[in-house]
C1' cells in the first nucleotide's frame, strides 16, 4: 500500500435483514431477615464518529476513527 472482519448500557450479548432499542450481569434504593446472603420489586445508563437515502435507519449508501485477520 491492497483486501476482509468487528464496533449497540459500566460488562457481555440480542434486535425477524428498514417499523416502539432490549435481556442478563453490575450499580443505587426498597421488601423480607435479629443481621447478612439469597429471592422479589423499583430505578439507573446505550446503537464508534460525520454526512446521505427514506414517511421511518442499529440495519441501506458515502467518508472517517479504533481494533483484529490475510496478501504484498
Nucleotide at each position: 500500500g491492497g483486501g476482509g472482519g468487528u464496533a449497540u448500557a459500566a460488562g457481555c450479548u440480542a434486535a425477524u435483514u428498514g417499523g416502539c432499542a432490549a435481556a442478563c450481569u453490575g450499580u443505587g434504593g426498597g421488601u423480607c431477615u435479629c443481621c447478612a446472603a439469597a429471592a422479589c420489586c423499583c430505578a439507573u445508563c446505550u446503537u464508534c464518529c460525520a454526512g446521505g437515502u427514506u414517511c421511518g435507519a442499529a440495519u441501506c449508501c458515502u467518508g472517517g476513527u479504533a481494533c483484529c485477520c490475510c496478501c504484498g
This is a predicted structure of a 72-nucleotide RNA (transfer RNA) from a Candidatus Nealsoniibacteriota bacterium. Rfam family: tRNA.